[in-house]
RNA sequence: GCCCUCAUAGUUAAAUGGAUAUAACACAUCCCUCCGAAGGAUGCGUUGCUGGUUCGAUUCCGGCUGGGGGCG
Numbered sequence: 001g002c003c004c005u006c007a008u009a010g011u012u013a014a015a016u017g018g019a020u021a022u023a024a025c026a027c028a029u030c031c032c033u034c035c036g037a038a039g040g041a042u043g044c045g046u047u048g049c050u051g052g053u054u055c056g057a058u059u060c061c062g063g064c065u066g067g068g069g070g071c072g
Stems, first nucleotide, its partner, number of pairs: 001071007010025004018055001027043005048064005
């Protein structure tokens, strides 16, 4: 330098054109307990950045940034 791949909540992952973006753990409040752990209820919070396609984009396309891999 070229190519492939990945980027979604604090963390790990789902969702591959139709909407209120889902779950687990974590966190907060409450219940339970003498207190705590475990358990139960409720809640908080997310699509790397920028442009494009589309009635509609997490999903498709271009560029950029960052991680991983391959070739030279």
A computed fold for a 72-nucleotide RNA from an uncultured Bacillota bacterium, annotated as transfer RNA. It matches the Rfam family "tRNA". From the family's description: Transfer RNA (tRNA) molecules are approximately 80 nucleotides in length. Rfam classes the family as a transfer RNA.